[in-house]
The prediction has a mean pLDDT of 83. A computed fold for a 124-nucleotide RNA from uncultured Eubacterium sp., annotated as FMN riboswitch aptamer (RFN element). It matches the Rfam family "FMN riboswitch aptamer (RFN element)". About the family: The RFN element is a highly conserved domain that is found frequently in the 5'-untranslated regions of prokaryotic mRNAs that encode for flavin mononucleotide (FMN) biosynthesis and transport proteins. The organism belongs to Eubacterium, within Bacteria.

RNA sequence: UAUUUUCAGGGCGAGGUGAAAUUCCUCACCGGCAGUAUAGUCUGCGAACUGAUCUGCUUUUGCACGGUCAGCCGAAGCGGUGCAAUUCCGUUACCGACAGUUAGAGUCUGGAUGAGAGAAAAUG
Repeated sequence: UAUUUUCAGGGCGAGGUGAAAUUCCUCACCGGCAGUAUAGUCUGCGAACUGAUCUGCUUUUGCACGGUCAGCCGAAGCGGUGCAAUUCCGUUACCGACAGUUAGAGUCUGGAUGAGAGAAAAUG
């Protein structure tokens, strides 16, 4: 460096209100990948979402579980140790796609037995 194979996301427990809520309220719980002094909040990336285009189907109009490109893309302060940490220790905060639902969802159900940043192994 090439090919192949395998792996690659966690979390609602208790109480309250109500006809109805794991969706509201109080407490609880969770944290993809790479980089860097060990990171949900730094830098970069993936997924999701939106649009364009191609392809396929339909043949007016649209639809897609598809390919490519573009866009979008949440949230942290303070103190301590140290050569070095917005990453460790302490403390107080904050954030979380789309669709569904007898009632509003980071935690339920669904696309998803999917895709994927990437990780590991084998062979040449």
Background
RNAcentral holds the sequence, with entries from MGnify.